This is a predicted structure of a 547-nucleotide part of an RNA (small-subunit ribosomal RNA, 5' domain) from uncultured Desulfobacterium sp.
Context: one part of a larger RNA
RNA sequence: GAACGAACGCUGGCGGCGUGCCUAACACAUGCAAGUCGAACGAGAAAGUUCCGGCUUCGGCUGGAAGAGUAAAGUGGCGCACGGGUGAGUAACCCGUGGGUAACCUCCCUUUGAAUCUGGGAUAACCGCCGGAAAGGCGGGCUAAUACCGGAUAUCGUCCCUUUGACUUUGGUCAUUGUGAUGAAAGGUGACCUCUUCAUGAAAGUUGCCGUUUAAGGAGGGGCCCGCGUACCAUUAGCUAGUUGGUGAGGUAACGGCUCACCAAGGCCGCGAUGGUUAGCUGGUCUGAGAGGAUGAUCAGCCACACUGGAACUGGAACACGGUCCAGACUCCUACGGGAGGCAGCAGUGAGGAAUUUUGCGCAAUGGGGGAAACCCUGACGCAGCAACGCCGCGUGAGUGAAGAAGGCCUUCGGGUCGUAAAGCUCUGUCAAGUGGGAAAAAAUCUUCAUCGUAAACAGCGCUGAAGACUGAUGGUACCACUAAAGGAAGCACCGGCUAACUCCGUGCCAGCAGCCGCGGUAAUACGGAGGGUGCUAGCGUUGUUC
Numbered sequence: 001g002a003a004c005g006a007a008c009g010c011u012g013g014c015g016g017c018g019u020g021c022c023u024a025a026c027a028c029a030u031g032c033a034a035g036u037c038g039a040a041c042g043a044g045a046a047a048g049u050u051c052c053g054g055c056u057u058c059g060g061c062u063g064g065a066a067g068a069g070u071a072a073a074g075u076g077g078c079g080c081a082c083g084g085g086u087g088a089g090u091a092a093c094c095c096g097u098g099g100g101u102a103a104c105c106u107c108c109c110u111u112u113g114a115a116u117c118u119g120g121g122a123u124a125a126c127c128g129c130c131g132g133a134a135a136g137g138c139g140g141g142c143u144a145a146u147a148c149c150g151g152a153u154a155u156c157g158u159c160c161c162u163u164u165g166a167c168u169u170u171g172g173u174c175a176u177u178g179u180g181a182u183g184a185a186a187g188g189u190g191a192c193c194u195c196u197u198c199a200u201g202a203a204a205g206u207u208g209c210c211g212u213u214u215a216a217g218g219a220g221g222g223g224c225c226c227g228c229g230u231a232c233c234a235u236u237a238g239c240u241a242g243u244u245g246g247u248g249a250g251g252u253a254a255c256g257g258c259u260c261a262c263c264a265a266g267g268c269c270g271c272g273a274u275g276g277u278u279a280g281c282u283g284g285u286c287u288g289a290g291a292g293g294a295u296g297a298u299c300a301g302c303c304a305c306a307c308u309g310g311a312a313c314u315g316g317a318a319c320a321c322g323g324u325c326c327a328g329a330c331u332c333c334u335a336c337g338g339g340a341g342g343c344a345g346c347a348g349u350g351a352g353g354a355a356u357u358u359u360g361c362g363c364a365a366u367g368g369g370g371g372a373a374a375c376c377c378u379g380a381c382g383c384a385g386c387a388a389c390g391c392c393g394c395g396u397g398a399g400u401g402a403a404g405a406a407g408g409c410c411u412u413c414g415g416g417u418c419g420u421a422a423a424g425c426u427c428u429g430u431c432a433a434g435u436g437g438g439a440a441a442a443a444a445u446c447u448u449c450a451u452c453g454u455a456a457a458c459a460g461c462g463c464u465g466a467a468g469a470c471u472g473a474u475g476g477u478a479c480c481a482c483u484a485a486a487g488g489a490a491g492c493a494c495c496g497g498c499u500a501a502c503u504c505c506g507u508g509c510c511a512g513c514a515g516c517c518g519c520g521g522u523a524a525u526a527c528g529g530a531g532g533g534u535g536c537u538a539g540c541g542u543u544g545u546u547c
Base pairs, nucleotide, nucleotide: 001547002546003545004544006543007542008541009540010539013394014393015392016391017390018389019387020386021352026350027349028348030347031346032345035078036077037076040075041074049066050065051064052063053062054061055060085305086304087303095229096228097227098226099225100224101223104221105220108218109217110216111215113213114212117151118150119149120148126141127140130137156183157182158181159180161178164175165174166173167172187210188209189208190207191206192205194203196201231277232276233275238268239267240266243265244264245263246262247261248260249259250258280302281301282300283299284295285294286293287292307328308327309326310325311324330341331340332339333338358384360383361382362381366380367378368377369376370375397427398426399425400424407418408417409416410415431488433483434482435481436480437479441474445469446468447467448466449465450464452462453461454460491536492535493534494533495532496517497516498515502531503530504529505528506527512519513518
């Protein structure tokens, strides 16, 4: 000199954009942070609506029926492994980079077929009973499915055997022929047409959409393996029995001591094994001419963790932050028998600390989950609030004005200086204040119509286009115009040298200053005050840390 997630002191007008528990991975009151689908399924209220009746003070009240197939609850599907947080642990294939494959994949895309075949038994909800303070539970009865379990079918896949060919490290690999075995499924919802019917409706047919299912490929994603790189200590020199390798078996989606049995006795190490200390890694960030050094907040990628330790279940994927089980510590409830909980999600509280914000608004946008869709959910996100914490921008006025006013300070008493500074005069109107106007961010979606496609079809559905309706938290915000008015807006540090800036008074080795050198013991430009000056400026200094 530069920098900072800073803190402290003094001071403080406005705006934009960012940033904001670095400490106790300490404990947490309260609210919210993951749901959705009735177009998978059975059932099904209350309010409101309609009809009928009764009463009435004419406002209503009340009884019954229809009925909404709506809400809560339940079965089922998908999601809950994303998104969000934190940095404890980890010196490791964790990360970075460059390669590899022995394998996997829900959803999505392309291609390809298939079944809408035939059976079965349950169970929740619900009903009734027992029993518990509660959380919750036991047995009995009824019922449904795209829930569950059989059978059939097999383009196709897998497996055994087999034919032929190519390659080959002679173990096999790839392609190919044939027979056999084995492996699927689920329906839902629109529309039209025909018949019957007073009508609702029901049956047959045609067709659309969504879903189910087989196989191949893709996209994207993770799994696993390897080369190289990846802190300090030798005042850590030896470490290792599943240890190193082989054979066989098991296990996994998959290779492998991953696990097991047997066999061999290996494997690592001064190019630092083992042990210890510290630490999430990277893109980056800061500094520096660079080389390098330091660092890893915000943003982005990867990893690890979710009260502590352990374990599996479900699933395409977890050994799973707001899932389950066991153990432990802690907190809470209890009828003392027993139960409940997990903010390192967003706010917020206590504690710790030099120190770090609102228990805000909204799903309007972007993105995500569910749904055919409308739509619902979303503390992700978009916004607002607080804080000079940082960066950037703007303002606190401009011109003129010498009787060089008053006043302060100094003085050699002549004067000098603050100083064109002020006052006065003439202007301007940024910001703040007030009044009025007022965006963009909105694309979608829905309705109607038209073309085209599908189709038997002028239904329906889909693409495209046109018209109309509707959707903004921010916010009456940005921005614009007008009104009035210099009015509301300057401080902080320093002035001995380094280092830009000097005099007076007070003090008298005292009080004090100080980054280093050093000042102060009666004329202190170094202490304290004043006047003046210098530097930076809504900041200025100090402290801490890094280069």

Taxonomically the source falls in Desulfobacterium (Bacteria, Desulfobacteria, Desulfobacterales, Desulfobacteriaceae). RNAcentral holds the full RNA, with entries from ENA, Greengenes and SILVA. Its mean pLDDT, the model's own confidence on a scale to 100, is 82.